[in-house]
Predicted 3D model of a 350-nucleotide part of an RNA (small-subunit ribosomal RNA, central domain) from an uncultured organism. The coordinates come from a structure-prediction model, not an experiment, and the mean pLDDT is 87.

Context: one part of a larger RNA
């Protein structure tokens, strides 16, 4: 450097913000660096193209014209890029009103159940399981009632509902605190897009210090079941699961589908808004923006399938693949307390 490509075939970085970088809306007028065009200059020979020799050709000597540029330099032109400079609202902010919600973070509160502990009544079984044993229980268990303590977790509402960028978020009520969505079009006047690096976020398990510990429960014992049983059932159980501070950076982190913008038939459902008309209301019917679902035309597609939430048809920019193993491994780097992350070959093999 050309060319293919990434939903399931190898591939979209977990997700964001964002500095270099690339890319950028409409109109004036300037300039003329990229652009074009003309003239001189330089472009060595070989070799390219043409046309002669030349031995029967070829290769090949030797001769004559050409053409060859991201070269200089000197006038010209001024559409596009670009650079000044003025202007403008359609992109983006911003502002007023509205408005939904398990967005976030802190505090306090609440009631049902497990269980544990006291006390009451009461007397032989419980519990488990295909069946059963271990286990609890006459030192009074299970049952049933009363008081208590303590921890996690919020039935029902609850919904291909709702909110976030993603991980994720669900009782209640307070305080703090991001974002979105409508409608008006008052104000700014391209502020925009996307991002190598970088800088925060980051389910769960995991570590570290102190705390907590009700059920659940990797490891463990213990009974079962089997040939055997490191299991799958059962009885108990330590870490862990909870908090508070730090770490750790992964994951089938999935929509296996970066992110922004235009444009391309249509049906139907639903959250949460806006206008219109109709109706004396409940409500109807239409039309528009947001945001979720299901079907489907046209295209795409290997084919399944995808269809305005595009896998369609484009345009800008960033990642990333390039035959199976060997390997996401070794070394070497750097992070990390560890555990292990993140970058990443090779022989040799099929």
């Nucleotide at each position: 450097c050309u060319g293919g490509g990434c939903g399931u075939a190898a591939a979209g970085c977990g997700c964001a913000c964002g500095c270099a970088g690339g890319c950028g809306g409409a109109u004036g007028c300037g300039c003329a660096a990229g652009u074009g065009a003309u003239g001189c200059g330089u472009g060595a020979a070989a070799g390219c193209u043409c046309c002669c020799g030349g031995c029967u050709c070829a290769a090949c000597u030797g001769g004559g014209a050409g053409a060859g540029g991201a070269c200089g330099u000197a006038u010209c032109a001024a559409a596009c890029u670009g650079c000044g400079u003025g202007u403008c609202u359609a992109g983006a902010g911003a502002g007023a009103g509205a408005u939904a919600g398990a967005g976030g973070c802190a505090g306090a509160c609440g009631g049902a159940a497990u269980u544990c502990c006291g006390g009451g009544u009461g007397g032989a079984g419980u519990g488990g399981u295909g069946a059963a044993a271990u286990g609890c229980g006459u030192a009074g268990a299970g049952a049933u009632c009363c008081g208590g303590a303590g921890g996690a977790a919020c039935a029902c509402c609850a919904g291909u509902g709702g909110c976030g960028a993603a991980g994720g978020c669900g009782g209640u009520c307070u305080g703090c605190u991001g974002g979105g969505u409508c409608u008006c079009a008052u104000c700014u006047g391209a502020c925009g897009c996307u991002g190598a690096g970088g800088u925060g976020c980051g389910a769960a398990a995991g570590c570290g210090u102190g705390g907590g510990g009700a059920g659940c429960g990797a490891a463990c014992g213990g009974g079962a079941u089997u040939a055997g049983a490191a299991a799958c059932c059962c009885c108990g159980g330590u870490a862990g699961u909870c908090c508070a501070c730090g770490c750790c950076g992964u994951a089938a982190a999935c929509g296996a589908u970066g992110c922004a913008a235009a444009c391309u038939a249509g049906a139907u459902g639903u959250u949460a808004g806006a206008c219109a008309c109709c109706g004396a209301g409940a409500g109807g019917u239409g039309u528009u923006g947001a945001g979720u679902g299901u079907c489907g035309c046209a295209g795409c597609u290997a084919a399944c399938g995808c269809g305005a939430u595009a896998a369609g048809u484009u345009u800008a920019c960033c990642g990333c693949c390039u035959g199976g193993g060997g390997a996401g491994u070794a070394c070497g780097g750097u992070c990390g307390c560890a555990a292990g992350g993140c970058u990443a070959a090779a022989a040799c093999u099929c």